[in-house]
Molecule: transfer RNA
Organism: Elusimicrobia bacterium HGW-Elusimicrobia-1
RNA sequence: GCCCCCAUAGCUCAACUGGAUAGAGUGAACGGCUUCGAACCGUUAGGUUGCAGGUUCAAGUCCUGCUGGGGGCG
Numbered sequence: 001g002c003c004c005c006c007a008u009a010g011c012u013c014a015a016c017u018g019g020a021u022a023g024a025g026u027g028a029a030c031g032g033c034u035u036c037g038a039a040c041c042g043u044u045a046g047g048u049u050g051c052a053g054g055u056u057c058a059a060g061u062c063c064u065g066c067u068g069g070g071g072g073c074g
Base pairs, nucleotide, nucleotide: 001073002072003071004070005069006068007067010026011025012024013023019057028044029043030042031041032040050066051065052064053063054062
């Protein structure tokens, strides 16, 4: 230098062929339980879907550029 893959909640990951209000586990806060804790149960909050554009009635999903990470070739 060229090619491929990935980027979604604090963390690990879903989200079907572009279409329902973007969810789960874990972590956090609060409550229950307990003598107090742990474990367990319940509730709540937490998202510019890496950044900037484009296509579309509609984009996490498709296209382009950039950034970061991983891999391959030279």